The part of an RNA shown here (small-subunit ribosomal RNA, 5' domain) has 514 nucleotides and comes from an uncultured prokaryote.

Context: one part of a larger RNA
RNA sequence: GAAUGAACGUUGGCGGCGUGGAUGAGGCAUGCAAGUCGUGCGGUAGGUCUGCCUUCGGGCGGACUGAGAGCGGCGAAAGGGAGAGUAACGCGUGGAUAUCUGCCCUCAGGUCCGGGAUAGCGUUGGGAAACUGGCGGUAAUACCGGAUAAUAUCCCCGGACAAAAGGUGAGAUUCCGCCCUGGGAUGGGCCUGCGUCCUAUCAGCUUGUUGGUAAGGUAACGGCUUACCAAGGCUACGACGGGUAGGGGGUGUGAGAGCAUGGCCCCCACCACUGGGACUGAGACACUGCCCAGACACCUACGGGUGGCUGCAGUCGAGAAUAUUCGGCAAUGGGCGAAAGCCUGACCGAGCGACGCCGCGUGCGGGAUGAAGGCCUUCGGGUUGUAAACCGCUGUCGGAGGGGAGCGGAAAUCUAUGGGGGGUUCUCCCCUAUAGUUGACCUAAUCCCAGAGGAAGUCCGGGCUAAGUUCGUGCCAGGCAGCCGCGGUAAGACGAACCGUGCGAACGUUGUUC
Numbered sequence: 001g002a003a004u005g006a007a008c009g010u011u012g013g014c015g016g017c018g019u020g021g022a023u024g025a026g027g028c029a030u031g032c033a034a035g036u037c038g039u040g041c042g043g044u045a046g047g048u049c050u051g052c053c054u055u056c057g058g059g060c061g062g063a064c065u066g067a068g069a070g071c072g073g074c075g076a077a078a079g080g081g082a083g084a085g086u087a088a089c090g091c092g093u094g095g096a097u098a099u100c101u102g103c104c105c106u107c108a109g110g111u112c113c114g115g116g117a118u119a120g121c122g123u124u125g126g127g128a129a130a131c132u133g134g135c136g137g138u139a140a141u142a143c144c145g146g147a148u149a150a151u152a153u154c155c156c157c158g159g160a161c162a163a164a165a166g167g168u169g170a171g172a173u174u175c176c177g178c179c180c181u182g183g184g185a186u187g188g189g190c191c192u193g194c195g196u197c198c199u200a201u202c203a204g205c206u207u208g209u210u211g212g213u214a215a216g217g218u219a220a221c222g223g224c225u226u227a228c229c230a231a232g233g234c235u236a237c238g239a240c241g242g243g244u245a246g247g248g249g250g251u252g253u254g255a256g257a258g259c260a261u262g263g264c265c266c267c268c269a270c271c272a273c274u275g276g277g278a279c280u281g282a283g284a285c286a287c288u289g290c291c292c293a294g295a296c297a298c299c300u301a302c303g304g305g306u307g308g309c310u311g312c313a314g315u316c317g318a319g320a321a322u323a324u325u326c327g328g329c330a331a332u333g334g335g336c337g338a339a340a341g342c343c344u345g346a347c348c349g350a351g352c353g354a355c356g357c358c359g360c361g362u363g364c365g366g367g368a369u370g371a372a373g374g375c376c377u378u379c380g381g382g383u384u385g386u387a388a389a390c391c392g393c394u395g396u397c398g399g400a401g402g403g404g405a406g407c408g409g410a411a412a413u414c415u416a417u418g419g420g421g422g423g424u425u426c427u428c429c430c431c432u433a434u435a436g437u438u439g440a441c442c443u444a445a446u447c448c449c450a451g452a453g454g455a456a457g458u459c460c461g462g463g464c465u466a467a468g469u470u471c472g473u474g475c476c477a478g479g480c481a482g483c484c485g486c487g488g489u490a491a492g493a494c495g496a497a498c499c500g501u502g503c504g505a506a507c508g509u510u511g512u513u514c
Stems, first nucleotide, its partner, number of pairs: 001514004006510005013360006019353002026316003030313003035074003040071002046065008081271001090196006097189001099188002104184003109179003112146004121136006151162001153160002166176002197243003204234003209231008246268004250261004273294005296307004324350001326349003332346001333344004363393004373384004397454001401448003409441001414436009457503002460500002462484003468498005479486002
């Protein structure tokens, strides 16, 4: 000098874009952060209209509509957070294959005949609650059996063996689905060459260890596991141990080489109160799933239960130190759905903080009796200083009032009507035209009017280093100080004043990196 997720001191007008728990991976009140589908299923409470009966209380039907809960499907493995662990095929880069891949695209074929349950529901128990039992009965794209098998799998090449579900609709091989198969795409799994911090005051390490045979297991190779056999394998090119640490793209600095670093954003890996485990599933050993153990906290009728903010806000604690218990799904994206749509603290916005960068303003022109006041003085004067006053002008920003709700973020979806194309021809899809629909931000942008009014500080002035005089103090001032050093009676170095230099909504200080 440059830089910073900074902090501290003094000061502080506005805006834009960024950015903000670096310490205790410490504990957490409260709300929200993952649902959706009635075009898979049975169907209830309720509501509206209405028929019949009525003892006028109501009862029994029909049509339309219809929560909540339940079964079932898909999603919940994404998105969001953190930096604890990890020195490792974890990451980076280049290869390799013995493998899987829901949804999506594409190719071929199929979607036949049956069955038994179970929730919800009804009834009846237990319990303070959480929850849970008996009996009865019911549906499905839930579950099971049989048939069929192009294709897949196995094969002694003869054969064996494995499937399905319907919905909408008047009507489906045509729409939405379902089953099986080949290919693709995407995303993973596994293997591997090379690279990847400090320490030798860590020198030897290893028994599933190294290899083989066989079997098991996995989607898949493999000591991955087990039995048997052999006795190997690694290591001063640093094994083993200890310490520290997520890695990279990048970022800072520097002429570069390098050194330092990995916050925000993107990619990868890892973690989810601590430790362990599997289940479901295309995918997890699963942040807001399950089970066990532990610590902690809460409820309790003392018998027993419940919880997990390293999601968004917020709170306590510790700390030099880090924000709102905000608005909206309008946009982008995601989940579900045929769709309308619903959900979305992802996200988009607003709020707070000079934390950073950038931009703008705090006026402009004239104005000498060089006013007053201050300071200095050789007492003549000098300086503050065109600075002020005063005259003329302008109107950015802020503020008050009024107009205006603009351009734009909106493209779509969807609705209506028309045209064209495709398809086994109307219950579908695609393209297109016109009209309609949708804005949290937003009391936003912007325009008018008034009025110099509301808007400057901070550090320094001995040398390095731009800028000095006077007074006070007297090695004193819990004085200054980055280094050299200053202060013991005329201190340009301490304190104050005046004046000046630098930078300026900031200026200094401290920490850290080059």

The coordinates come from a structure-prediction model, not an experiment, and the mean pLDDT is 83.